RNA sequence: CAUUGUUCUCAGGGCGGGGCGGAAUUCCCCACCGGCGGUAUGCGGGCGAUGUCCCGUAAGCCCGCGAGCGGCCUCGAUUUUUGAGGUGUCCAGCAGAUCUGGUGAGAGGCCAGAGCCGACGGUUACAGUCCGGAUGAAAGAGAACGUGC
Numbered sequence: 001c002a003u004u005g006u007u008c009u010c011a012g013g014g015c016g017g018g019g020c021g022g023a024a025u026u027c028c029c030c031a032c033c034g035g036c037g038g039u040a041u042g043c044g045g046g047c048g049a050u051g052u053c054c055c056g057u058a059a060g061c062c063c064g065c066g067a068g069c070g071g072c073c074u075c076g077a078u079u080u081u082u083g084a085g086g087u088g089u090c091c092a093g094c095a096g097a098u099c100u101g102g103u104g105a106g107a108g109g110c111c112a113g114a115g116c117c118g119a120c121g122g123u124u125a126c127a128g129u130c131c132g133g134a135u136g137a138a139a140g141a142g143a144a145c146g147u148g149c
Base pairs, nucleotide, nucleotide: 001148002147004146005145006144007143008142009141010140016030017029018028019027031129032128033118034117035065036064037063038062042057043056044055045054046053047051060116061115068094069093070091071087072086073085074084075083076082077081098114099113100112101111102110120132121131122130
């Protein structure tokens, strides 16, 4: 250094105030939050080289991924629903959501402004923020010991 093996560790935040009401952290007004990898015209650092350079950091809504729901398959129950297991190359169906102005060679990322999004089940009343599956799973991150060069 790696087209590499095993084991271990880690891996999600948020309802504060007010209103209506019998009842709402679920509705309404004002708030609050933003997983993982990639990508920079941002920020910090480096220099024999000042660069289309290198290192670090870096987007909820740019590209992709994850969990969840759905689908499909197998087995079982029962009877028209339901339990267990499997399957992410089963389909990506739900898988979400950004524009305007500025600067600039170039903006999807910078600056300013305005806007938008958020699984399933539960609940005295509809939930991104409460409770639950979950002391789970996992994108991935790191470490140790090997292996190869």
This is a predicted structure of a 149-nucleotide RNA (FMN riboswitch aptamer (RFN element)) from Ruegeria arenilitoris. Its mean pLDDT, the model's own confidence on a scale to 100, is 75. The model forms 100% of the base pairs in the Rfam consensus. The source organism's lineage runs through Bacteria, Pseudomonadati, Pseudomonadota, Roseobacteraceae and Ruegeria.